[in-house]
């Protein structure tokens, strides 16, 4: 430097659910939180499912693609 399943180590995230706020809704924000996650980080580009102010919403912890990241085994 490249590849990268596992091990080791230090960390991280937050399905469900509860409380408060926002939203027409799906959902989302903050706190708690459990099941889990090696990308359960980012991205709405493609697909899926969802919503309906009738605008072009939201979802990446549904899948794919793209970008990026920790340890260090070979």
């Nucleotide at each position: 430097c490249a590849u990268c399943a596992u091990c080791c180590a230090g960390a991280g995230c937050c399905c469900a659910c509860c409380c408060g706020g926002c939203g027409a809704a799906a959902g989302u924000c903050a706190g708690g939180g459990c099941c889990g996650c090696a990308a359960a980080g980012c991205c709405g580009c493609g697909g899926g499912a969802c919503a309906u102010c009738c605008a072009c919403g939201a979802u990446c912890g549904c899948c794919g693609a793209g970008c990026u990241g920790c340890c260090g085994a070979c």
The RNA shown here (c-di-GMP-I riboswitch aptamer) has 74 nucleotides and comes from a Gemmatimonadales bacterium. Its mean pLDDT, the model's own confidence on a scale to 100, is 80. Of the family's consensus pairs, 93% are formed in the model.